[in-house]
RNA sequence: UUCUUAUCAAGAGUAGGUGGAGGGAAUAAGCCCUGUGAAGCCCGGCAACCGGCUAUAAAGUACGGUGCUAAAUCUUACAGCAAUGCUGAGAGAUAAGAG
Numbered sequence: 001u002u003c004u005u006a007u008c009a010a011g012a013g014u015a016g017g018u019g020g021a022g023g024g025a026a027u028a029a030g031c032c033c034u035g036u037g038a039a040g041c042c043c044g045g046c047a048a049c050c051g052g053c054u055a056u057a058a059a060g061u062a063c064g065g066u067g068c069u070a071a072a073u074c075u076u077a078c079a080g081c082a083a084u085g086c087u088g089a090g091a092g093a094u095a096a097g098a099g
Stems, first nucleotide, its partner, number of pairs: 001099008013043001016042003022033003027077004044069003049065003052061003073091001078088004
């Protein structure tokens, strides 16, 4: 980097530390968060996808590997429909496996 499969409306600091101005994947539009302190890093926390352990099994357990920690993947973009919504696709994210 590509492919396959699964999941994506739950959960996680309302006074932790550091850091200093941006952030919500990319483009566009919207709507938000942010000096009452953004991103990043550390700590804390959440979470059973894989492994480990317990168990006949269902399942349990944050021990190891990841992951996540405002808002549905913040919303829309394409298609269909009985249409201010619903369903699906696309894109994206994460995990496991394969090349």
Predicted 3D model of a 99-nucleotide RNA (SAM riboswitch aptamer (S box leader)) from Priestia endophytica. The prediction has a mean pLDDT of 84. Its Rfam family is "SAM riboswitch aptamer (S box leader)". From the family's description: The SAM riboswitch is found upstream of a number of genes which code for proteins involved in methionine or cysteine biosynthesis in Gram-positive bacteria. Of the family's consensus pairs, 97% are formed in the model.